[in-house]
RNA sequence: GCGCGCUUCGCAGGAGAGUGAGGUUUCAGUCCUCCGCCGAAGGCGCAAACUCCCAUAAACGCUCAGGCACCCGAACUGCGAAUUCUCG
Numbered sequence: 001g002c003g004c005g006c007u008u009c010g011c012a013g014g015a016g017a018g019u020g021a022g023g024u025u026u027c028a029g030u031c032c033u034c035c036g037c038c039g040a041a042g043g044c045g046c047a048a049a050c051u052c053c054c055a056u057a058a059a060c061g062c063u064c065a066g067g068c069a070c071c072c073g074a075a076c077u078g079c080g081a082a083u084u085c086u087c088g
Stems, first nucleotide, its partner, number of pairs: 002088002005085001007082007018035001020034004036068003042064001043062003
């Protein structure tokens, strides 16, 4: 100095589940209550590999949080950049 990786940002793509009922509101897709659901923000939990013990994972499970017209958000993927450290 360059590259990969981590992290962050921008752009593009991106699933699922009641526009449920009642009340409130001039009206409403707002707000409150109740019931029913979703799973890909986050979070929590678990296996073999190995005789035993410990540790450890997810797009698996749970559904606290979040969500259930549209918008927003959305794990993850691609592209383009920035910073930092490790490695080469």